[in-house]
Predicted 3D model of a 1444-nucleotide RNA (small-subunit ribosomal RNA) from an uncultured bacterium.
RNAcentral holds the sequence, with entries from ENA and SILVA.
Its mean pLDDT, the model's own confidence on a scale to 100, is 83.

RNA sequence: CUUAAUACAUGCAAGUCGAACGAAGCACUUUAAAGAGCUUGCUCUUAAAAGUGACUGAGUGGCGGACGGGUGAGUAACGCGUGGGUAACCUGCCUCAUACAGGGGGAUAACAGUUAGAAAUGACUGCUAACACCGCAUAACCCGCUAGCAUCGCAUGAUGCAGACGGAAAAUAUUAAUAGGUAUGAGAUGGGCCCGCGUCUGAUUAGCUAGUUGGUGGGGUAACAGCCUACCAAGGCGACGAUCAGUAGCCGACCUGAGAGGGUGAUCGGCCACAUUGGGACUGAGACACGGCCCAAACUCCUACGGGGGGCAGCAGUGGGGAAUAUUGGACAAUGGGGGAAACCCUGAUCCAGCGACGCCGCGUGAGUGAAGAAGUAUUUCGGUAUGUAAAGCUCUAUCAGCAGGGAAGAAUAAAUGACGGUACCUGACUAAGAAGCUCCGGCUAACUACGUGCCAGCAGCCGCGGUAAUACGUAGGGAGCGAGCGUUAUCCGGAUUUACUGGGUGUAAAGGGUGCGUAGGCGGUCUGGUAAGUCUAAAGUGAAAUUUCGGGGCUCAACCCCGGAGCUGCUUUGGAAAACUGCCUGGACUAGAGUAUAGGAGAGGAAAGCGGAACUCCACGUGUAGCGGUGAAAUGCGUAGAGAUGUGGAGGAACACCAGUAGCGAAGGCGGCUUUCUGGACUAUUACUGACGCUGAGGCACGAAAGCAUGGGGAGCAAACAGGAUUAGAUACCCUGGUAGUCCAUGCCGUAAACGAUGAAUGCUAGGUGUCGGGGCUCACGGGUCUCGGUGCCGAAGUUAACACAUUAAGCAUUCCACCUGGGAAGUACGACCGCAAGGUUGAAACUCAAAGGAAUUGACGGGGACCCGCACAAGCGGUGGAGCAUGUGGUUUAAUUCGAAGCAACGCGAAGAACCUUACCUAAACUUGACAUCCUUCUGAAACACUAUGUAAAGUAGUGCCUUAGUGCUUGCACUAACAGAAGUGACAGGUGGUGCAUGGUUGUCGUCAGCUCGUGUCGUGAGAUGUUGGGUUAAGUCCCGCAACGAGCGCAACCCUUAUUCUUAGUAGCCAGCAUUAAGUUGGGCACUCUAGGGAGACUGCCAGGGAUAACCUGGAGGAGGGUGGGGAUGACGUCAAAUCAUCAUGCCCCUUAUGUUUAGGGCUACACACGUGCUACAAUGGCUGCUACAAAGUGAAGCAAGUCCGCAAGGCCAAGCAAACCACAAAAAAGCAGUCCCAGUUCGGAUUGUAGUCUGCAACUCGACUACAUGAAGUUGGAAUCGCUAGUAAUCGCGAAUCAGAAUGUCGCGGUGAAUACGUUCCCGGGUCUUGUACACACCGCCCGUCACACCAUGGGAGUUGGUAACACCCGAAGUCAGUGACCUAACCGUAAGGAAGGAGCUGCCGAAGGUGGGAUCAAUAACUGGGGUGAAGUCGUAA
Repeated sequence: CUUAAUACAUGCAAGUCGAACGAAGCACUUUAAAGAGCUUGCUCUUAAAAGUGACUGAGUGGCGGACGGGUGAGUAACGCGUGGGUAACCUGCCUCAUACAGGGGGAUAACAGUUAGAAAUGACUGCUAACACCGCAUAACCCGCUAGCAUCGCAUGAUGCAGACGGAAAAUAUUAAUAGGUAUGAGAUGGGCCCGCGUCUGAUUAGCUAGUUGGUGGGGUAACAGCCUACCAAGGCGACGAUCAGUAGCCGACCUGAGAGGGUGAUCGGCCACAUUGGGACUGAGACACGGCCCAAACUCCUACGGGGGGCAGCAGUGGGGAAUAUUGGACAAUGGGGGAAACCCUGAUCCAGCGACGCCGCGUGAGUGAAGAAGUAUUUCGGUAUGUAAAGCUCUAUCAGCAGGGAAGAAUAAAUGACGGUACCUGACUAAGAAGCUCCGGCUAACUACGUGCCAGCAGCCGCGGUAAUACGUAGGGAGCGAGCGUUAUCCGGAUUUACUGGGUGUAAAGGGUGCGUAGGCGGUCUGGUAAGUCUAAAGUGAAAUUUCGGGGCUCAACCCCGGAGCUGCUUUGGAAAACUGCCUGGACUAGAGUAUAGGAGAGGAAAGCGGAACUCCACGUGUAGCGGUGAAAUGCGUAGAGAUGUGGAGGAACACCAGUAGCGAAGGCGGCUUUCUGGACUAUUACUGACGCUGAGGCACGAAAGCAUGGGGAGCAAACAGGAUUAGAUACCCUGGUAGUCCAUGCCGUAAACGAUGAAUGCUAGGUGUCGGGGCUCACGGGUCUCGGUGCCGAAGUUAACACAUUAAGCAUUCCACCUGGGAAGUACGACCGCAAGGUUGAAACUCAAAGGAAUUGACGGGGACCCGCACAAGCGGUGGAGCAUGUGGUUUAAUUCGAAGCAACGCGAAGAACCUUACCUAAACUUGACAUCCUUCUGAAACACUAUGUAAAGUAGUGCCUUAGUGCUUGCACUAACAGAAGUGACAGGUGGUGCAUGGUUGUCGUCAGCUCGUGUCGUGAGAUGUUGGGUUAAGUCCCGCAACGAGCGCAACCCUUAUUCUUAGUAGCCAGCAUUAAGUUGGGCACUCUAGGGAGACUGCCAGGGAUAACCUGGAGGAGGGUGGGGAUGACGUCAAAUCAUCAUGCCCCUUAUGUUUAGGGCUACACACGUGCUACAAUGGCUGCUACAAAGUGAAGCAAGUCCGCAAGGCCAAGCAAACCACAAAAAAGCAGUCCCAGUUCGGAUUGUAGUCUGCAACUCGACUACAUGAAGUUGGAAUCGCUAGUAAUCGCGAAUCAGAAUGUCGCGGUGAAUACGUUCCCGGGUCUUGUACACACCGCCCGUCACACCAUGGGAGUUGGUAACACCCGAAGUCAGUGACCUAACCGUAAGGAAGGAGCUGCCGAAGGUGGGAUCAAUAACUGGGGUGAAGUCGUAA
């Protein structure tokens, strides 16, 4: 106690009155009596009588237990709220008024006795009282009946007056003050009943109802009423939501909100309902009664088993349930209630206290000063910084708490009386003492660092954080916020104009019904009259109090409380000398809306019948011969049994070329040859008529493409299914050959489409321009012009729109009506209902799941989209690679190790411009540990170096020996100190790391790409992202330039400036050169500097000139001149950016890791392996050649630990001597291809040179693993290379040699140099890459993108499901308690009548109707569950394909 209206132990919560009554007890008093003791007049005892009592409990009687208190189960209702009605009613106690109370009677409880029972409770006999009960008398229009009069009203009727008849009362008590009693009337209070309006959700609840609706008679009630009953009638309710189902007590109010609203109904107050569940009555003024009665049921307790008792949703309290809610307290002192005359009694109402920070309010936990900016802690760039005036220290104060003293109001009084309570409050002394936490710190949102962790642990309201430098996790320091609280969770409102009345939408975001006709409903033209329902206005009543609000007041303040005002937006009544608007009078009138008549033309509008030609297929015959057909290419298919082609004739069915048109008609679907018949609608013109007849339209009805279904026909062509052939990885497809339903007709269903203008219908208004269709007027006669009505298009202003766009055919401005929407998916699914022959259609959810789905536009990227342009990109050519052998790099494999990196282009003759040791980073083994290297400290030595010995396979190392300083000062002088240097030892800070991370970084580099692009300022346009500029027309190698332009300018790129090369001039001539002069073997020398050359400085090329084209431009084409012509050739130069591109192993560097090892040293080995695969090269395959001999012509470089001429030796590599040269001087150095001779004669060769053997040379400590070269010998593959692929556009390719760097030695590589020296380019269709514009996009990690479905696995919710179980509300029948009512009442009975018999009256009992629970039954409905099954959702990187 928001949950269990669940069950309850124990105590208390309703009693009181003796002034209604009798008896009993107790106490006391009095009276008189008996007995005992004895102090004989006192005490005690016993029994009796009378009386008294602020005594006690039981009984009769009265009043009260219908209030107060609790709860919210039920109830969707006249239950509640609000306003009325009652002429249809009642009202104890209370107040007022009038009148009265005379005289009697019989009982009974208590009590006593007997008796039944365990008890509860009785039974019988006897006694007794009353304000208990009962007659009689009396009584007023008090009631009934009956006949009148007057007034009034709202129908029944009400009020008043006056008659006759009948009927009905009473109680006493007492202290004599009073209190009660009876009848009647009035009032007050409280109730009963009726009515208007309001009061949740669901239509996947559409029909409900037999006492049902009404009437008459009767009954019944306080009273009206189908409230009940008999009969009669057939009504009543419902789309303005009946019935059914679900949920719920209602309101004042409370929370929220600007308000309108939305949510709630705790506390306080009003009403209702209930009291374990269901039914029932009794008593009474009042109940169908929480603490009364009877019955039934469930539960529980007692029992002697026969029978009895009970009802906390009163206050406390207990169990249980639950996230969760208190003390078995005090007092009647106050307020109120009951009884009583009163005193008083009772009161778990109430007032108080207790528990709970549950809420609101107030207060405190100190205040001032205090820098050595203490210590500690955290951090740090090691300097500091922060905590922080914070603390400590010093000086004050005392609210709360504690101590001591005083001490209320609440009490109404003359006095007494206080639970709270020694409480509130006041005073005093005393101590800073006893009193601070919680959340957060990525953004929203105020507040940041360190460490730990490493997509883990965890956080998270949303976005999201965490994968080794986390302000987001955890901890710490610091900070921010609030503060006796803070944070979380749940719920409600707000923000949310996100259900939109205020206040939304529907072309494309969700949303216009497929279309029309039309019912109900909604809305409705002009003038006028009336009315006054709506409307407006005024007044009155009510709208309880509390709450709210304003102004005051009281508790120290506040919360809180009190007083007064306002408000309570509502309802009702009355008046209006208000009638504009709406309604009504189906008042009157009008013609502009709507309709009718007349005339006219237009039209694929509809239905039926008939006719026609072209094409097609088939059939027959003729001609004729080998193919036809089909495709990207083919094949299946047809054809020598004669196809296809062609001619003639015939048959059949379907569709109607041209005309043909954003032309026409129709409501939409839709409609196309021609003719006829029937028929609907629209339009124009003109007058006439009707007189608002109109618009829209929920339900309803009708129409409604294609496909499909049924029956019967028809069937040429086409063609789902199906078959075959292709394509393909597959191809149940796209393509081809065939081909059946169907397509056609008649009749009947279906009822859906991207049924679209994705735009409902109607009316009015709001710039224009230009087509077209139909009709008309005027002017005219023109291929006209102009005006107008109706359709149908395009462009466009205002305006609208998120934008796109719409724009008199609105998506503008307004009005009316209908339909529809409210995040995505699940899903247009499931269930239910209706329709359908079926297929299926209409209506139409939820669980669950996600944080999005979507629209329009923007910038990119992409496209087997488009346009334009470029590039050795293709094409045209030349030469290669891919085949062979070898070299070299890579993969793989192997290995103790084969160190590491590089990976499409943009890794692979790359880092490496050169691994035998070294390098070297790897492996094996051996050593060292402040270390191979740097700085600092202490001690010692004096050198260091070097040499030697031992150990060690080897080296390093280890152990030992020898050798043994310099400078200065002092003076003890082969001594000392200091300093420098060096070594040794020690100590720790540190060194060291080619260890990890290039995804932590700097720097450097590659690539797109030497592609022509990339941006900015201001302005303008756009809501914005953005656009413009930068696009367009030309042009260029170029965003190069010109022109145009809402742009104008600018920057980084392009170009130019730089280097080199090509011409020339000038200056200068040595080591270069030699024309002329002299000289020599020789520019050798004299001489000279003209030339070549060298290297300084200039000139030159600018579309400058001419012609043509072009727009009079930019520029292009051609030409002249010129060494060179249109950036002359080449180089350097690389925009914004992309690739987490490469590099931690060049270097630097954060973090992490190792520290007698991942460091350092040493020896040996390895990086050189080898079945194989790939890349890049060299040499070849030969006669444009090989070989031999002879003869020419370069450039650019290099040289001292070097280049080396020359002589000699060696076949040669090379060796021994050795001139010259730090170089325009000397040397390397011979250039080679070429040329001239000779030879070879097409062969595995005189090609080719691998491999191998032997012998050597050189470098170097060292040539085995593992160098290069030489000589002799050997003489492999290979005869031009598959698919594929690379380079190159001119001094280029190809070919030929030369040099250099690295380097002791070791190039077929790399970087340079020159010699010889071509072919081709029509052109841009295609391949690749790139640029600009444009277009589509569901991509933005950007097509290496995104993404769909089946299948497999796991989990979740859900539909169906043979069934099973349970609940709920009805219905039918059976049974039928208590009980009212009715009947009966043979039995019983005191009061009254009667002398009596008996009567009147009453009762028990019995019967009947109704009747709760219960039983049976068939249905309805809602849940739960179920083998199996259906789809759905979500999951890690699964499988298959690739639908968009």